[in-house]
Context: one part of a larger RNA
RNA sequence: UUGGGCGUAAAGGGUGCGUAGGCGGUUUCUUAAGUCUUAUGUGAAAUCUCAGAGCUUAACUCUGGGCUGCAUAAGAAACUAUUAGACUAGAGUGCAGGAGAGGGCAACGGAAUUCCAUGUGUAGCGGUAAAAUGCGUAGAUAUAUGGAGGAACACCGGUGGCGAAGGCGGUUGCCUGGCCUGUUACUGACGCUGAAGCACGAAAGCGUGGGGAGCAAAUAGGAUUAGAUACCCUAGUAGUCCACGCUGUAAACGAUGAAUACUAAGUGUUGGGAUAAAACUCAGUGCUGCAGUUAACGCAAUAAGUAUUCCGCCUGGGGAGUACGCACGCAAGUGUGAAACUC
Numbered sequence: 001u002u003g004g005g006c007g008u009a010a011a012g013g014g015u016g017c018g019u020a021g022g023c024g025g026u027u028u029c030u031u032a033a034g035u036c037u038u039a040u041g042u043g044a045a046a047u048c049u050c051a052g053a054g055c056u057u058a059a060c061u062c063u064g065g066g067c068u069g070c071a072u073a074a075g076a077a078a079c080u081a082u083u084a085g086a087c088u089a090g091a092g093u094g095c096a097g098g099a100g101a102g103g104g105c106a107a108c109g110g111a112a113u114u115c116c117a118u119g120u121g122u123a124g125c126g127g128u129a130a131a132a133u134g135c136g137u138a139g140a141u142a143u144a145u146g147g148a149g150g151a152a153c154a155c156c157g158g159u160g161g162c163g164a165a166g167g168c169g170g171u172u173g174c175c176u177g178g179c180c181u182g183u184u185a186c187u188g189a190c191g192c193u194g195a196a197g198c199a200c201g202a203a204a205g206c207g208u209g210g211g212g213a214g215c216a217a218a219u220a221g222g223a224u225u226a227g228a229u230a231c232c233c234u235a236g237u238a239g240u241c242c243a244c245g246c247u248g249u250a251a252a253c254g255a256u257g258a259a260u261a262c263u264a265a266g267u268g269u270u271g272g273g274a275u276a277a278a279a280c281u282c283a284g285u286g287c288u289g290c291a292g293u294u295a296a297c298g299c300a301a302u303a304a305g306u307a308u309u310c311c312g313c314c315u316g317g318g319g320a321g322u323a324c325g326c327a328c329g330c331a332a333g334u335g336u337g338a339a340a341c342u343c
Base pairs, nucleotide, nucleotide: 004314005313006312007297008296012311014200015199016198017197021193022192023191025087026086027085028084031081033080034079035076036075037074038073039072040071041070042069048066049065050064051063052062053061054060090190091187092186093185094183095182096181097180098179102176103175104174105173106172107171108170109153114148115147116146117145118144119143120142124135125134161168162167205246206245207244208243209242210241214240215239219235220234221233222232257310258309259308260307261306262305265288266287267286268285269284270283271282272281273280292299293298316343317342318341325336326335327334328333
């Protein structure tokens, strides 16, 4: 390579957009590149292979065919491709409606924690399995009023919603992306996938400047313990927050790539349509379940079923996501990614 696979055994890229490429709806015409037919030339001989023949057989030898290929010429036109045209079921646009924590910016709000000031008030508070460190007669804890500041938005809240993924939750305003339904008004295959490439990408981390209530790596102290660089307690700095820039990784998970078509039912729910009502219908989101599938578990119209197209990836364990090289990065590191050896 052929072949087999990727939910859990090794294996789906974190996600999207998209270049090249690959693949691509219905129909008519054209060309004849692929495809097919015929002919000619070539394909040296030996070898090889097939059918025979000769040495008693075999090896061996001989005769004939083949040698899958290439070139040229003539033809065929179903399929793929090409040319020209047409269509509307894919795709998109318009129009009429709809839902939403989708994104960005700004403003505002109440509860709570902490701190500050003042009043009341007096000996404890706090914490634990029990304690102690700690706070408190310089008046704490508690309670009341006023103020400051930062962060997060109880209830509603829901296998509810939105987003490509990461993710998104107080309220209001402005700007803005996508989606769903109905309609047959328009375009007329404009599509699918996507190596490179580009963009986005939780948390932690990094740079500069702010901010800092609570929480809290590090750190200190108190306990526990044989020890306790931990678990528990009291404190507490980076950080967590904001702006701008970088990093580019996660059990980035549905451990399940994207798209299209088909294949029993039942039941909940979200947003539309339709309807007098029920039945119905479209797009999501759950559960149960048949056929089928699976090593089993399970999956089962949101497939892991039946098929097609395109991309990514896997090939025993360790060594190792290491070394080296290269690229990126301020660094941390990230991407790409072996071998010896060993079982």
Predicted 3D model of a 343-nucleotide part of an RNA (small-subunit ribosomal RNA, central domain) from an Erysipelotrichaceae bacterium. Rfam family: Bacterial small subunit ribosomal RNA. Gene Ontology terms of the family: ribosome and structural constituent of ribosome. The sequence was found in a public genome assembly. Taxonomically the source falls in Erysipelotrichaceae (Bacteria, Bacillati, Erysipelotrichia, Erysipelotrichales).